[in-house]
Context: one part of a larger RNA
RNA sequence: UUGGGCGUAAAGGGCACGCAGGCGGUUAUACAAGUCCGAUGUUAAAGACCUGGGCUUAACUCAGGGGAUGCGUUGGAAACUGUAUGACUAGAGUAUUAGAGGGGGAGUCGGAAUUCCUAGUGUAGGGGUGAAAUCUGUUGAUAUUAGGAAGAACACCGGUGGCGAAGGCGGACUCCUGGCUGAAUACUGACGCUGAGGUGCGAAAGCAUAGGGAGCAAACAGGAUUAGAUACCCUGGUAGUCUAUGCUGUAAACGAUGUGCACUUGGUGUUGGGCCGAUUAGGUUCAGUGCCGUAGCUAACGCGAUAAGUGCACCGCCUGGGGAGUAUGCUCGCAAGGGUGAAACUC
Repeated sequence: UUGGGCGUAAAGGGCACGCAGGCGGUUAUACAAGUCCGAUGUUAAAGACCUGGGCUUAACUCAGGGGAUGCGUUGGAAACUGUAUGACUAGAGUAUUAGAGGGGGAGUCGGAAUUCCUAGUGUAGGGGUGAAAUCUGUUGAUAUUAGGAAGAACACCGGUGGCGAAGGCGGACUCCUGGCUGAAUACUGACGCUGAGGUGCGAAAGCAUAGGGAGCAAACAGGAUUAGAUACCCUGGUAGUCUAUGCUGUAAACGAUGUGCACUUGGUGUUGGGCCGAUUAGGUUCAGUGCCGUAGCUAACGCGAUAAGUGCACCGCCUGGGGAGUAUGCUCGCAAGGGUGAAACUC
């Protein structure tokens, strides 16, 4: 409770696809379901309302009158919605053409660094810290040179730069593959928007099986610090981090801002195209991406054509703090746990 809201106060679903549903461009004709007008039946009486009357008044009561609303029947109207048929091209899409890109998957290759191994040179330290110690080294370390092995990540380019629905994506090359943008024609002819359920994708950590394991590093051990130090610092170090397959399904999954469409002063960068141009400048236009700002909005901060402005369509969500994202039930999961989700009580 048909009201107001959701950037930061409670509140946008993590993201997409999409069945049902809701909503839907221009035009002609028909129908008349919604809609509108008339007639009629009914909507009992009492009560309510109006006008009178009766009890001394009133309450009470009697008579008369007038409606309201709903439903049915019937006659009509045709603007809008709907339905049917036909037409259209401004929405949407298809084809041709040009273009940019760390979009995704698979494979191959590369250099720097790190660690380890082997060998040479070489000698007493090295390492680490605020200072130390644990640690490492005469069985020759650290340093340096040569060779080899392994795994992981790709410096510079690199950019409020690009791509992707979001999560996210960065060495090079090849193959397979999704999406996007510009321009000009041709074509289809409303094929559209949103989307409860549903389905798919979904960082990190975690789980299962099989591999892999250089560096880093929860847990753990030791050394320090300290009153203590189950920490911060140091030396080590196992899961994990990596690959394949399957599961999990959550994040400050953030722009803390749902999706789509339309309209509304400007300035200045930048990415990719088109057009004009004396092809340098510059101008203009489309699609992105930043900053500053007009009106307007906002509690303020701020937002401001990438809106939080002005509107429309559809979905999700909120309703004082705690209790609590808990209990319970249901459901998903191997588990961890996830989804849904209260109340008592209390302030």

RNAcentral holds the full RNA, with entries from SILVA. The part of an RNA shown here (small-subunit ribosomal RNA, central domain) has 347 nucleotides and comes from a metagenome. Its Rfam family is "Bacterial small subunit ribosomal RNA". Gene Ontology terms of the family: structural constituent of ribosome and ribosome.